The part of an RNA shown here (small-subunit ribosomal RNA, 5' domain) has 466 nucleotides and comes from Humulus lupulus var. cordifolius. The RNAcentral record of the full RNA draws on SILVA. The source organism's lineage runs through Eukaryota, Streptophyta, Pentapetalae, Cannabaceae and Humulus lupulus. The prediction has a mean pLDDT of 82.

[in-house]
Context: one part of a larger RNA
RNA sequence: GGAUGAACACUAGCGGCAUGCUUACCACAUGCAAGUCAGACGGGAAGUGGUGUUUCUAGUGGCGGACGGGUGAGUAAUGCAUAAGAACCUGCCCUUGGGAGGGGAACAACAACUAAAAACGACUACUAAUACCCAGUAAGUUGAGGCCAAAAGGAGGAAUCCGCUUGAGAAGGGGCUCGCAUCUAAUUAGCUAGUUGGUGAGGCAAUAUCUUACCAAGGCGAUGAUCAGUAGCUGAUGAUUAGCCACACUGAGAGUGAGACACGACCCAGAAUCCUACAGGAGGCAGUAGUGGGGAAUUUUCUGCAAUGGGCGAAAGCCUGGCGGAGCAAUUCCUCGUGGAGGUAGAAGGCCUAUGGGUUAUGAACUUCUUUUCCCGGAGAAGAAACAAUGACGGUAUCUAGGGAAUAAGCAUCGGCUAACUCUGUGCCAGCAGCCACGGUAAUACAGAGGAUGCAAGCGUUAUCC
Numbered sequence: 001g002g003a004u005g006a007a008c009a010c011u012a013g014c015g016g017c018a019u020g021c022u023u024a025c026c027a028c029a030u031g032c033a034a035g036u037c038a039g040a041c042g043g044g045a046a047g048u049g050g051u052g053u054u055u056c057u058a059g060u061g062g063c064g065g066a067c068g069g070g071u072g073a074g075u076a077a078u079g080c081a082u083a084a085g086a087a088c089c090u091g092c093c094c095u096u097g098g099g100a101g102g103g104g105a106a107c108a109a110c111a112a113c114u115a116a117a118a119a120c121g122a123c124u125a126c127u128a129a130u131a132c133c134c135a136g137u138a139a140g141u142u143g144a145g146g147c148c149a150a151a152a153g154g155a156g157g158a159a160u161c162c163g164c165u166u167g168a169g170a171a172g173g174g175g176c177u178c179g180c181a182u183c184u185a186a187u188u189a190g191c192u193a194g195u196u197g198g199u200g201a202g203g204c205a206a207u208a209u210c211u212u213a214c215c216a217a218g219g220c221g222a223u224g225a226u227c228a229g230u231a232g233c234u235g236a237u238g239a240u241u242a243g244c245c246a247c248a249c250u251g252a253g254a255g256u257g258a259g260a261c262a263c264g265a266c267c268c269a270g271a272a273u274c275c276u277a278c279a280g281g282a283g284g285c286a287g288u289a290g291u292g293g294g295g296a297a298u299u300u301u302c303u304g305c306a307a308u309g310g311g312c313g314a315a316a317g318c319c320u321g322g323c324g325g326a327g328c329a330a331u332u333c334c335u336c337g338u339g340g341a342g343g344u345a346g347a348a349g350g351c352c353u354a355u356g357g358g359u360u361a362u363g364a365a366c367u368u369c370u371u372u373u374c375c376c377g378g379a380g381a382a383g384a385a386a387c388a389a390u391g392a393c394g395g396u397a398u399c400u401a402g403g404g405a406a407u408a409a410g411c412a413u414c415g416g417c418u419a420a421c422u423c424u425g426u427g428c429c430a431g432c433a434g435c436c437a438c439g440g441u442a443a444u445a446c447a448g449a450g451g452a453u454g455c456a457a458g459c460g461u462u463a464u465c466c
Stems, first nucleotide, its partner, number of pairs: 001466004006462003010458001013336001015334002018331001019329002021294001026292003030289003035063003040060002043057004070247003079182001082179001084177002088174003094169006102134003111124001114121001140147002153162003183229002190220003195217008232244003249270003253266001273282003300326001302325003308322001309320004339369004349360004374403002377400003383393001410455005415436003421450005431438001
């Protein structure tokens, strides 16, 4: 000198784009953050109304809650980055070939009864379906015999539309293997027994010591194994943003499903918390706001689904703390303003003085002009996808009439480095200080004053990096 997710002191006019718990992966009151479909289904309720329509919905059923959002604890290679590979899976979407026939038995809800503080229930009887089951056919597999094995309807007056089942293909997504690269330490030198390889068997979507029985004795290592420390990885650096990974109170586990070993699902154990009628129960903010705590330090318990994106639905639409916005903070970067022109009696006051004067200083006053900003009226968007309707932001941005210099300057420094000097006070005291150093009676170095210099809505200090 440059930089920062910065903090602190003093100060502060406006606007735009960004950014905002770096510490305790500490504990969390309260609200919201994942629903939707009545065009799958039987009920129940409410309206209108006089008989077929509208609306709501606990339950069965379907799809989605594996995305989106958060955090960086763990992880030094089961990761990431890059380049390859073969033994795989894939809901929804797209292309394409077939099928969709006949039966059956249940279980919720509802009803009755019952238990209980609550949470959750028990028992009896009934019932529907795109829920469940049986039969039969394709396809698949095998050398052959053989083996295995699908389905569902709904809406409409109809045309037709939306679905269901099973093959093949494509796309996108995912799982797996491998080469190379990936922090520090040798005051860590040896490590390894499913360990390294083979055969049989099991298992998986798939390869594989992934698992197991037997056999062999291998495998890694100074090109740093193993152990230890630290750390999520990827732009040379770099918070936000983007891609991947990991985690969801701590530890383990599986079920469902195309996909999870699942942040707002389940089971078990643990810690701390809460409720209780003491028999027993409930929850998990590293979602968004917010609270306590920790800390030098980091925001509102706001608004809207109008846009963009997502889930469900035939659609209307519903949901969406994703997202769009507003609020707060000089936290960063950038623009603009705090007036312009004239004005010597070189005014008063201050400071210095050699007492002549010098300086503050054209600075003020004063005259005149302008109105960015400010105040107050009027008009008023784009963003909406264009037949029409639909805007949170927002009466915002912007344009325009009127008013009046009106509302707006500080901070640090002045011995040298380093731009800028004198007086007074103090007297190795009080103090200053980045380094050299200054201060012991004439201190340009301390403190105050006047003046000056630098930067400016900021300025200086501290911390860290180059």